[in-house]
RNA sequence: CGCAGAGUAAACAAGACGCGUUAAGUGUUGCGAAAUGGGAUGUUGUUCGCAAACGAAAACCGCGCGGAAAAUCCGAUAAAGGUUGCGGUGUCUUGUUGCGUCCGUUGCG
Numbered sequence: 001c002g003c004a005g006a007g008u009a010a011a012c013a014a015g016a017c018g019c020g021u022u023a024a025g026u027g028u029u030g031c032g033a034a035a036u037g038g039g040a041u042g043u044u045g046u047u048c049g050c051a052a053a054c055g056a057a058a059a060c061c062g063c064g065c066g067g068a069a070a071a072u073c074c075g076a077u078a079a080a081g082g083u084u085g086c087g088g089u090g091u092c093u094u095g096u097u098g099c100g101u102c103c104g105u106u107g108c109g
Stems, first nucleotide, its partner, number of pairs: 001109005010097009019087003028052007038103005058084004065075004
């Protein structure tokens, strides 16, 4: 010097464990801030704070209570707990994907 490569923030998928279902969270808009391959710079994207508007899927079992002599059935109530769901839900693990320019770095020549 040339060629090839690795690695960020994060996104997605699966699994595990939670949270909510009495609506927090998520999503949207505006403003501000921060971090963002090892360094510089910058874009996309991300996160955080504040404000605003919007906005949801529950069902079943069952503890307890009352009535009937009972098996058991019926009724009201709202309920510790459980199951299945639901939520553009959270965290973790694994996998896949994942920096434009310059320098650096690894391998080869």
The RNA shown here (THF (Tetrahydrofolate) riboswitch aptamer) has 109 nucleotides.
Its mean pLDDT, the model's own confidence on a scale to 100, is 76.
It matches the Rfam family "THF (Tetrahydrofolate) riboswitch aptamer". Rfam describes the family as follows. Tetrahydrofolate (THF) riboswitch was first reported for Ames et al. as an RNA motif in 5' untranslated (5'-UTR)regions of folate transport and biosynthesis genes in Firmicutes genomes.